RNA sequence: UUUCUAUCAAGAGAGGCUGAGGGACUGGCCCUAUGACGCCCGGCAACCUAAUACAUUUAAUGGUGCUAAUUCCAGUAGGAUUAUCCUUGAAGAUGGGAA
Numbered sequence: 001u002u003u004c005u006a007u008c009a010a011g012a013g014a015g016g017c018u019g020a021g022g023g024a025c026u027g028g029c030c031c032u033a034u035g036a037c038g039c040c041c042g043g044c045a046a047c048c049u050a051a052u053a054c055a056u057u058u059a060a061u062g063g064u065g066c067u068a069a070u071u072c073c074a075g076u077a078g079g080a081u082u083a084u085c086c087u088u089g090a091a092g093a094u095g096g097g098a099a
Base pairs, nucleotide, nucleotide: 001099002098003097004096005095006094007093008092013041015040016039017038021031022030023029025075026074027073028072042067043066044065046064047063048062049059050058051057071091077087078086079085080084
């Protein structure tokens, strides 16, 4: 990097440094000098791992991950009580396996 697969309605700081954009893309709508984003520390606990009574159990030891808003909403298709709601795909993110 490609592919397969599982999950994505919960959870997580009045901290320190830095200094202008950020929320994947598009359209909205939001966050932001009352300091966004990023890094450090702290924290959370999704997967693997460890133990286990083999379960929505325990742990935070280890490998990643996460730490505004349902993946912020919609984006394909279908249905309904049709300004909306529901279902299902595409896309995205993370973990695990394979090449």